[in-house]
Context: one part of a larger RNA
RNA sequence: CUGGGCGUAAAGGGUGCGUAGGCGGUUUCGUGUGUCGGAUGUGAAAGCCCACGGCUUACCCGUGGAAAUGCAUUCGAAACUGCGGAACUAGAGUACCGGAGAGGUAAGUGGAAUUCUUGGUGUAGCGGUGAAAUGCGUAGAUAUCAAGAGGAACACCGGUGGCGAAGGCGACUUACUGGACGGAUACUGACGCUGAGGCACGAAAGCUGGGGGAGCGAAGAGGAUUAGAUACCCUCGUAGUCCCAGCCGUAAACGGUGUGCACUUGGUGUGGAAGGAUUUAUCCCCUUCCGUGCCGUAGUUAACGCGUUAAGUGCACCGCCUGGGGAGUACGGUCGCAAGAUUAAAACUC
Numbered sequence: 001c002u003g004g005g006c007g008u009a010a011a012g013g014g015u016g017c018g019u020a021g022g023c024g025g026u027u028u029c030g031u032g033u034g035u036c037g038g039a040u041g042u043g044a045a046a047g048c049c050c051a052c053g054g055c056u057u058a059c060c061c062g063u064g065g066a067a068a069u070g071c072a073u074u075c076g077a078a079a080c081u082g083c084g085g086a087a088c089u090a091g092a093g094u095a096c097c098g099g100a101g102a103g104g105u106a107a108g109u110g111g112a113a114u115u116c117u118u119g120g121u122g123u124a125g126c127g128g129u130g131a132a133a134u135g136c137g138u139a140g141a142u143a144u145c146a147a148g149a150g151g152a153a154c155a156c157c158g159g160u161g162g163c164g165a166a167g168g169c170g171a172c173u174u175a176c177u178g179g180a181c182g183g184a185u186a187c188u189g190a191c192g193c194u195g196a197g198g199c200a201c202g203a204a205a206g207c208u209g210g211g212g213g214a215g216c217g218a219a220g221a222g223g224a225u226u227a228g229a230u231a232c233c234c235u236c237g238u239a240g241u242c243c244c245a246g247c248c249g250u251a252a253a254c255g256g257u258g259u260g261c262a263c264u265u266g267g268u269g270u271g272g273a274a275g276g277a278u279u280u281a282u283c284c285c286c287u288u289c290c291g292u293g294c295c296g297u298a299g300u301u302a303a304c305g306c307g308u309u310a311a312g313u314g315c316a317c318c319g320c321c322u323g324g325g326g327a328g329u330a331c332g333g334u335c336g337c338a339a340g341a342u343u344a345a346a347a348c349u350c
Base pairs, nucleotide, nucleotide: 003322004321005320006319007304008303012318014201015200016199017198021194022193023192025088026087027086028085029084030083031082034080035077036076037075038074039073040072041071042070049065050064051063052062053061054060091191092188093187094186095185096183097182098181103177104176105175106174107173108172109171110154115149116148117147118146119145120144121143125136126135162169163168206247207246208245209244210243211242215241216240220236221235222234223233258317259316260315261314262313263312266295267294268293269292270291271290272289273288274287275286276285299306300305323350324349325348332343333342334341335340
């Protein structure tokens, strides 16, 4: 070097963009890099292999051949690959029309509810639990009515519904803005796929500075329970949760399933779009494309299961695995304010 794998046994990078690299559509001309063939030279001897021969045989030895898969020079071949020229439109993209959507950012607005404040009514309890107590209340609580303040979240619609690369996104309005999809033409003409490094984004918690603080609530306090109770239950309650700016860079970041392309029986829901047919009809019905579910054929799988949204059949490229523990640890490097993250062993042991 060659192997086998990665849904659940070890193993898919959290996600995208993209550099180098790897791989790359159809036709034609040229070239002759790779590739293939011939010739010449060389590839020491010994050894290995084959034939014959010499020691009575063998070991051993001699002679000849073959081999030496290689290299160089030269002459050719042109299907494939590379390179150069020309052309094409089936990949990819642009323009046009159209509808769908919690896609993103910013500003503004709204109602319900909790809490608090003030005032009215009103009186002895309220609250809480398995049962209680701590707690609140005659300085008038709970309940109820009215007014006000403030913060956070947006019931119903709501749907294995939609959108987004992932994280994620749910009141309403406006502004700016990204992507996907459908339709019919026109245009560019391989502009493509993947992607080591790199860059960007990245829940929650946490950190720094400044605001904010209703409810909830790590820590903390008290009451219970208990043998004990540093808990589960209850009453409070600080960070935090919220906003702005900046870090952190991790998750069961999960479909535990990398991305792209092609091929391979079907059935049945649902979201978006177009066409046909029929109409009072934008309904139902039929066809096509894109998405999202369920069930299943062949096939596949250790089984479970997967099954045109593949875990089937192939190709291209990347990442990763190689017995358990030690250990995602130590040391060193890089990053970070820190917490720590990332890269990542060995001794020893079974």